[in-house]
This is a predicted structure of a 1470-nucleotide RNA (small-subunit ribosomal RNA) from a wastewater metagenome. It matches the Rfam family "Bacterial small subunit ribosomal RNA". Gene Ontology terms of the family: structural constituent of ribosome and ribosome. Model confidence (mean pLDDT): 85 of 100.
């Protein structure tokens, strides 16, 4: 410091997600020491059981026990202490806390200064007795002391008053140290109380208060105060958030952060609060008291049921509850507290041990050396490679742990829990010490197996559907390491709430428009002032903690000195530039006043013509209207048309425009009245009076309500007709609210410039409105300047990028509005408005990992432009109707093997399925195999020839005869057998693991690179544009210049010449014959080899002077001369594992191999291609004529001869320009049929043959004779084809015994017709434009409804619990007050009785806890039904959006519909 995800693919918005730190953690694996710290985050839930506060005999008097020391011990009276220490965070949003002031107080113990300490009473308590109770206590006598308790004396800087009054004490030790008391002044500590501003969230909590503000007066208090009383006034607090509702001890700090912040407040350390819960008060210096009282209330426990006892949020422990957090230890030796003259006592505070890897810090498991790179493992192209110096072996040490010895600091005079501990020395042997994640990408580390959208991962993207570096295992690496992942919070990354540091045309976001009030801003000059603001100095800002520099623990953590820090506050001097305030002046903002200008500004009242429609009435006759086409509809009862009149109601054509005007919404004949703004000129007053403007008010298109009224056209519902598969729509026809006027309402819109308002600066060009000047020159026209509006192109700048661009989206300033992923939500409760629709304000739970802008490149459009092709059209002949063939789908079937599948499968692999072939079935058979290598062993047994038995055959069994080479060899070599185990084998899968091939867009003209240029960028330019081609062919232009792959050309072939050459061809002359047969000869034909021609190269016109185009000439051949080979980049995951070849998988006595018979040839149907025909352009019967191309020795076969005919017998000739096949057929001539199911068709059955073959039953081909089907021209549809082409006629060949070939590739003969000086359409294709929500690319995307399952919320008749306010009642305890006839030792008065002052019981009154009762409101949970939402697999039903999406869409609004959705009105173009 940044990554990953949104797209094809890019830039940008933007959200998720990561990757660091961190923790009082938990969990899983795993686990050697040590030090340092920490350890209930949850039930402030309950709590056995020990311990946590006591101590003084030097205050007292009893008892008691003794060693007889006036010694211990002591209950009780009394004195101090228990208010400290220690725990917890429940309450508390301000009686708290952290800063910094204050004045009206207090303060035991201590520390200073002064004065005092005289003289007296009286009773208690333990204590005896005696009663009462279980018990806990308790009553009544009687007795007794004190530093208890009570007068009285005298004091004061005390108090209250102004005459004076009130008002203190104690003693005890000890023999002379001390400890005390009482008063009083001051200090120290510690404690109370005030003001400031500071401290969390909700505005779907807007008003809260009645002792409430305030007053003077009294009461209370330690002190001020409504603190509290009575009385007066009626204040007080609140958008700078009162009130209320929720959460919350606060703080120094601590984590994270570059900082600023943001999270938090465990350990430590100040402050508060609390102590079972509530209320309440005494004591006391201090408490409304954690181990104190008292009541009340809930729970516990104990009782002899009458009544008592308890409060671990003190340390240790129980339970409980949880994901989770310890010992029922030791000691007071240190520090420190309490109490005592002290010894000393007590102290669960504290010192330390003990549990936990809790979290940091240390150390260690060895080190060296060690290549046969050992054995294993695990990959593997089998060669090796990696684990790996790793390991063994060698040498060497020995921290920590063991054992054994010595042994501290910490204590200052004595005392050591830790502790035989730290620490030291010895000893023994590598000995007793390593795991944990992870390895697609982010992120360091990769291969094999195993699995098969399973089982399973996952933080995000996202892996897994038979070749998974994403799953589980191994092996291999990485990382970290006594810890290693997870997991859950927190800060960073996030500039993603933006002070630092974001943004609003279109991604979310500018209120619909103005007015104006709090606020917030605010023009020049000068004066003073000092709030801010700078500076300087002082206080304060606790200690620890962060930092630094040092010391001590062996080091580090830790732990200690001393500095800096604590960016706060506070006081104080100074300084005056900026803002502020106070004071003067200014005129340029910003008003006014004066002329004067243009305008559909706005209200109200008249008036006007044109067209619609209705009515009268003429005229007239049969239709009219309406639509793509129609029908509903009107019309003989006279429409439509026409003329003429009359009503009525609404809306105002031309003019009318990027024109005016108005805040906006809006605004349109003319014309009066009233009336608001605003330009300009002009500088003549004021003199800053401004600008924004949260609240609040105003106005505010259409639709809609609400009352009357009006009602011509129009036109939601609504009817009817049509379309259509439905049409609740789109067209039609008619129609009702509604549009219109009044008054009242509603307040929303793409209320858009989708752009807040003001203001000041920032090149130019160019309309156009309204006004001025000045030139021209008054007669217009017209030029320059220059203010204000409205437009268009633009520079610089801005911007993702479109675009913006003096009318800013530019540079800034001020002010006020909103934004923060997508859905859920223009939604739900609530709260305000509304008569109602409804508006306005506005959430969550849940879901996804996106959504979204802009712009690219495709691809698509029932979007445009332009071109092409037998693509349509123009014309020929066909498919599709019949019969047959043959493929194919479907059925069947033991098996009908299998593959192809819209074009681009179907007479297609297959160029030959009776067997074979042949993969398929059945049955029978083999098992190192039919076929390949090694490797043993064998030898004539090998082979070859015969011959029998069984067998359907293969197979199995016997039997006879022949039978290598080479060597000295029993050896070699080949071949062959048998044997064994590697292996063969597989037409089994996978064509979505693949090579090769191959269709098919398409023989379409396109596909692309370098450089460079343009652009942030994907990309674009070139390759677009003009003009031409068959062509991205050329030409011209041009930020592009060049290339490359494709066209084209080089290649074959046919056409025309020339030339060589002449046999098997060929014959013009000559000879010759039946016959080019033969001699001659190669001129001609043919034959094949070499050359040549053609190139818009000549002319003309056209065109840009090109490029090319049209037309002439001349040629055999003219504008690529015809045909062929030849197929860019790529698309279909196209097609083939069955041609072949391969990877992975499978079988392996079978999924492999033989082998015979069946099968691939089966049949209700159905396609697809063809064959044959329907007939006279025919058919039939005679007879005549003319090709090219092939093939041929297991062959083609001639002649002759037989057969009606396939053929057969025959056997010349020919390895082929020489023989054959081989008679070409349409065709020509003659006869004949005469329109019929025929002399057209020719199926299908019968019979008899015939041929090659081991065999024609299943299931060949071809003859004869006989039989004579359907068809008499073909229905929507569709095919090919543009010239030697369609049609039409026949020939040949491959495979191949034969053949199902009418099939296919060839071959020539006959040989048309039509193309508009053609592109509207259909279908394909190409280039340019144009939308797009499509990128699997429209076979695309995509809405909503019903129906289904899960989720999560809203409504709900109501119930249930809850925390508060309000009222009223009721009062325990207790403070206070009143009383006090009952009771009552100290002072007073009396000799006493007795009184008296004071107290006490006990009653009364105010306050009040708990408790009760109403009532409202608020929160949480729950409810039968209910709405909607979300998310799911491949459900129904439309198809609404996206292209003109097949009716542009969308916005409000109203009415309607099964659903999306229609319409209607206004607006908007995104």
């Nucleotide at each position: 410091a940044g990554a990953g995800u949104u797209u094809g693919a890019u830039c940008c918005u933007g959200g998720c997600u990561c990757a660091g730190a961190g923790c009082g953690a938990a969990c899983a694996u795993u686990g050697g020491c040590g030090g340092u710290a920490g350890g209930c985050u949850u039930a402030a839930c309950a709590c056995a059981u020990g311990c946590a506060a006591g101590u003084c005999g030097a205050g007292c008097g009893a008892g008691g026990c003794u060693a007889c020391g006036a010694g211990c011990c002591g209950a009780g009276c009394g004195g101090c202490g228990a208010a400290c220490g220690g725990g917890u965070g429940a309450g508390u949003a301000a009686u708290a806390c952290g800063u910094u002031g204050g004045a009206a107080u207090c303060u035991a113990c201590c520390c200073u200064g002064g004065a005092g300490u005289g003289g007296g009473g009286g009773a208690u308590a333990a204590c005896a007795a005696c009663c009462a109770g279980a018990a806990a206590u308790g009553g009544u006598u009687g007795c007794u002391a004190a530093u208890a308790c009570c007068g009285c004396a005298u004091a004061a800087u005390c108090c209250a008053u102004a005459u004076u009054g009130g008002g203190a004490a104690a003693g005890c030790g000890c023999u002379u140290a001390g400890c005390g008391c009482u008063c009083u002044a001051g200090g120290a500590u510690g404690a109370g109380c005030c003001c400031a501003a500071g401290u969390c969230u909700g505005a779907u909590u807007a008003g809260c208060u009645a002792g409430u503000u305030g007053g003077g007066g009294g009461g209370g208090u330690a002190a001020c105060g409504g603190c509290c009383c009575a009385c007066c006034a009626a204040g007080g607090c609140g958008a700078c958030g009162a009130u209320c509702a929720g959460u919350a001890g606060c703080u120094g700090g601590u984590c994270u952060g570059a900082g600023a912040g943001g999270a938090u407040g465990a350990c430590c350390a100040g402050c508060c609060a609390c102590a079972c819960u509530g209320g309440a008060a005494c004591u006391g210096a201090g408490a409304c008291a954690c181990g104190g009282u008292c009541c009340a209330g809930a729970c516990u426990c104990c009782u002899a049921c009458g009544g008592g006892a308890g409060g671990c949020a003190g340390c240790a422990g129980u339970g409980g509850g949880g994901a989770a957090u310890c010992u029922u230890g030791c000691g007071c030796a240190a520090u420190g507290g309490g109490g005592g003259c002290a010894a000393c006592c007590c102290u669960g505070a504290c010192g330390c041990a003990g549990c936990c890897a809790u979290a940091c810090c240390g150390c260690g498991u060895g080190a060296g050396u060690g290549a046969u790179g050992a054995a294993g493992g695990u990959c593997u192209u089998c060669g090796g490679a990696u684990u790996g110096u790793a390991a063994a072996g060698c040498u060497c040490u020995u921290u920590c742990g063991g054992c054994g010895g010595g042994g501290a600091c910490g204590a200052c005079g004595a005392u050591g829990a830790c502790g035989g501990u730290a620490c030291c020395c010895g000893c023994a042997a590598a000995a007793g010490a390593a795991g944990u994640c992870a390895c697609g990408g982010c992120u360091a580390a990769c291969u094999u197996c195993g699995u098969g959208c399973c089982a399973g991962c996952a933080g995000c993207c996202g892996c897994g559907g038979u070749a998974a570096u994403a799953c589980g295992a191994a092996g291999g690496u990485g990382g970290c390491g006594a810890a290693u992942g997870u997991u859950g919070c927190u800060c960073g990354g996030a500039u993603u709430c933006a002070c630092u540091g974001g943004g609003c045309g279109u991604a979310a976001a500018g209120c619909g428009u103005c007015u104006g009030u709090a606020g917030g801003u605010g023009g020049c000059u000068u004066g003073u002032u000092a709030a801010g603001u700078u500076a300087g100095a002082g206080g304060u800002g606790a200690a620890a903690g962060c930092c630094c520099c040092g010391c001590g623990c062996u080091c580090a953590a830790c732990g200690u000195g001393g500095g800096a820090a604590c960016u706060g506050c506070c006081u104080u001097u100074a300084a005056a530039a900026c803002u502020g305030g106070c004071g003067a002046g200014c005129u340029u903002g910003a008003g006014a006043g004066u002329a004067u200008c243009a305008g559909a500004g706005g209200u109200a009242g008249g008036c006007g013509g044109a067209a619609u429609a209705a009515c009268u009435g003429g005229u007239g006759u049969a239709g009219a209207g309406g639509u793509a086409a129609a029908a509903u509809u009107c019309a003989u009862a006279g429409a439509u048309a026409u003329c003429a009149g009359u009503u009525g109601g609404a809306a105002c054509a031309u003019c009318c425009a990027u024109g005016g005007c108005g805040a906006a919404g809006g605004c349109a004949g003319c014309u009066u009245a009233c009336u608001g703004g605003g330009g300009u000129a002009u500088u003549u007053c004021u003199g800053a009076c401004a600008c924004u403007g949260a609240g609040a008010g105003a106005c505010g298109a259409c639709a809609g309500c609400g009352u009357g009224g009006g009602g011509a056209g129009c036109a939601a519902a609504c009817a009817g007709g049509a379309u259509u598969a439905g049409a609740u729509a789109c067209c039609c026809u008619g129609g009702u609210a509604g549009u219109c006027c009044a008054c009242g309402c509603c307040c929303u819109a793409a209320a858009c410039g989708a752009u807040g308002c003001a203001u000041a600066c920032u090149c130019g060009c160019u309309g156009u409105c309204g006004g001025g000047u000045u030139c021209g020159c008054u007669a217009c026209a017209g030029a320059a300047c220059u203010c204000g509006g409205u437009g268009g192109c633009u520079u610089a700048g801005c911007u993702a990028a479109c675009g913006c661009g003096g009318u800013a989206a530019g540079u800034a300033u001020g002010c006020c509005g909103c934004c923060u992923g997508g859905g859920g939500a223009u939604u739900a409760c609530g709260g305000c408005c509304g008569c109602a629709a409804g508006g306005u304000u506005a959430a969550a739970a849940c879901u996804c990992a996106a959504a979204g802008g802009a712009a690219u490149u495709g691809a698509c459009g029932g979007g445009g432009a332009c071109c092409c092709g037998c693509a349509c059209a123009a014309g020929u002949g066909g498919u599709g109707g019949a019969g047959c063939a043959u493929g194919u789908c479907c059925a069947u079937u033991a098996a009908u093997u299998c593959g192809a599948a819209g074009a681009u499968a179907c007479g297609c692999g297959g160029a030959g399925a009776a067997c074979c072939u042949u993969a398929c079935c059945a049955a029978g058979c083999c098992u190192u195999g039919a076929c390949a290598u090694c490797c043993u062993g064998g030898u004539a047994g090998a082979c070859u020839u015969c011959u029998c038995c069984u067998g359907a055959a293969a197979g199995g069994g016997a039997g006879g005869g022949g039978g290598c080479a080479u060597u000295u060899a029993g050896u070699u070599g080949g071949a062959c057998c048998a044997g064994u185990g590697a292996c063969a084998g597989g037409u089994g899968u996978u064509g979505c693991a693949u090579g090769g091939c191959u269709g098919u867009c398409g023989u379409c003209a396109g596909c692309u690179c370098g450089u460079g240029u343009c652009g942030u960028g994907a990309g674009a330019u070139g390759u677009u544009g003009g003009g031409u081609u068959a062509a991205g062919u050329c030409c011209c232009g041009c930020a592009a210049c060049g290339a490359g792959c494709g066209c084209a050309a080089c290649c074959c072939u046919c056409g025309c010449c020339u030339u060589u050459a002449a046999u098997u061809g060929c014959c013009a002359u000559c000879a010759u014959u039946c016959a080019g047969u033969u001699g001659g000869g190669c001129a001609c034909u043919u034959u094949a080899g070499a050359g040549g021609a053609a190139c818009c190269g000549c002319c003309g016109c056209g065109g840009a002077u090109a490029a090319c185009g049209c037309g002439g000439a001349g040629g055999a051949a003219g504008g690529u001369g015809g045909g062929g080979a030849u197929g860019a980049c790529g698309u279909c995951a196209a097609g083939u594992c069955a041609u072949c070849a391969u990877g992975g998988c499978c079988c392996u006595u079978a999924c492999g191999g033989c082998u015979u018979g069946g099968g691939c040839g089966u049949g209700a149907g159905a396609c697809g291609u063809g064959c044959u025909a329907c007939a006279a352009u025919g058919g039939u019967a005679u007879c005549g004529a003319c090709a090219g191309a092939g093939g041929g020795u297991c062959g083609c076969c001639a002649a002759a001869c037989c057969g009606c005919a396939a053929g057969g017998u025959g056997g010349a000739g020919c390895c082929a320009a020489u023989c054959c096949c081989u008679u070409a057929a349409a065709c020509g001539a003659u006869a004949u049929c005469u329109c019929a199911g025929u002399u057209c068709g020719g199926a299908u059955u019968g019979u008899c043959g015939u041929c090659a073959g081991c065999a024609a039953c299943u299931c060949g081909a071809c003859g004869g004779c006989a039989u004579g089907a359907a068809g008499u021209u073909g229905g929507a549809c569709u095919c090919a084809c543009u010239a030697g082409u369609a049609a039409u006629c026949g020939c040949g060949g491959a495979u191949c015994a034969g053949c199902c070939a009418u099939g296919c590739c060839g071959c020539g003969g006959u040989g048309a017709a039509u193309a508009c000086a053609g592109u509207u359409c259909c279908c394909g294709g190409g280039u340019c434009u144009u939308g797009u929500a499509c990128a699997c690319a429209c076979c695309g995307c995509c809405u909503g409804u019903c129906a289904a399952g899960c989720c999560a919320u809203g409504g709900g008749a109501g119930a249930u619990g809850g925390g508060g306010a309000u009222a009223c009642c009721u009062u325990a305890a207790g403070c206070c007050g009143g009383u006090g006839a009952g009771c009552u030792a100290a002072c007073c008065c009396g000799u006493a009785a007795g009184g008296g002052a004071g107290g006490c019981a006990g009653c009364c009154g105010u306050c009040c806890a708990c408790g009760g009762u109403a009532c409202a409101a608020c929160c949480a949970u729950u409810g039968a039904c209910u709405g909607g939402g979300g998310c799911u697999a491949a459900g129904u039903c439309a198809u609404a959006a996206c292209a003109a999406g097949g009716u542009a869409g969308g916005c409000g609004u109203a009415c309607g519909g099964g659903a999306a959705c229609g319409u209607g009105c206004g607006c908007c173009u995104g």